[in-house]
Molecule: transfer RNA
Organism: Goniomonas pacifica
RNA sequence: UCUUAGCUCAGUUGGUAGAGCAGCGGACUCUUAAUCCGUUGGUCGUAGGUUCGAAUCCUACAGGGC
Numbered sequence: 001u002c003u004u005a006g007c008u009c010a011g012u013u014g015g016u017a018g019a020g021c022a023g024c025g026g027a028c029u030c031u032u033a034a035u036c037c038g039u040u041g042g043u044c045g046u047a048g049g050u051u052c053g054a055a056u057c058c059u060a061c062a063g064g065g066c
Base pairs, nucleotide, nucleotide: 001064002063003062006021007020008019009018015052023039024038025037026036027035045061046060047059048058049057
């Protein structure tokens, strides 16, 4: 310093979580691919604390990087 969806990441002055890729369904095509449309998917590393409310603030711990 980082840990958020299967992967890569966004989300920051606390207001209830998103994108791209992948997956699934469909259109198109002789078929595949490509393209287009739709859609599924997250205990936000773990455990506590503060707060009406925590991915976001505080503490400890675990793991990765320098």